[in-house]
RNA sequence: CCCUCGAAACGGCAAACCACGUGUGAGCGUGGGACGCAAAGUCAUGGGUCCGACCUGCUUCGCUCGAAGCGUUCGGAUCGCCAGACCACCGAA
Repeated sequence: CCCUCGAAACGGCAAACCACGUGUGAGCGUGGGACGCAAAGUCAUGGGUCCGACCUGCUUCGCUCGAAGCGUUCGGAUCGCCAGACCACCGAA
């Protein structure tokens, strides 16, 4: 010095909730606030979850036209759900 790793210190971030703003919504921004976090830094690339819309399929219910649920497609949200990629502070064992 690097990798693994995560004791200490300097510091960092900030869940729920509240206020204001914003969005149809999931959410997001700012301020307050701290449950937690060693990548809770960045990126929606894969999966998950959630939201919206349309067509269509299936199921159920009422009964011929609707409603609800599930699925497909499209568009979104979430990196504090998991994985992956990139980058990074400190330095005990």